[in-house]
């Protein structure tokens, strides 16, 4: 310098144009004499900017960051 893949909640991981889920964590509650444990409720997120579209996490362009390949 060129190319490919990836970026979603504290952590991990889905979603292939129409309400962003799940596990774990955290807070509260219930069960127990108390723990462990189980169950319930809540909490919190689409890397940034622009474009396309009635509508973008999703498609396009640019930027930033990470990993890999080549030179």
């Nucleotide at each position: 310098c060129g190319g490919g893949c990836c970026g979603u909640a504290g952590c991990a991981u889905a979603a292939u144009g129409g309400u962003a889920g799940u596990g774990u964590g955290c807070a509260c509650g219930c069960a127990u004499g108390g723990g462990g444990u189980g169950c319930g409720u809540g909490u919190g997120g689409c890397c940034c900017g622009g474009g396309u579209u009635c509508g973008a996490u999703u498609c396009c362009c640019g930027g930033c960051g990470g990993c890999c390949c080549g030179a």
Molecule: transfer RNA
Organism: Candidatus Yonathbacteria bacterium CG23_combo_of_CG06-09_8_20_14_all_46_18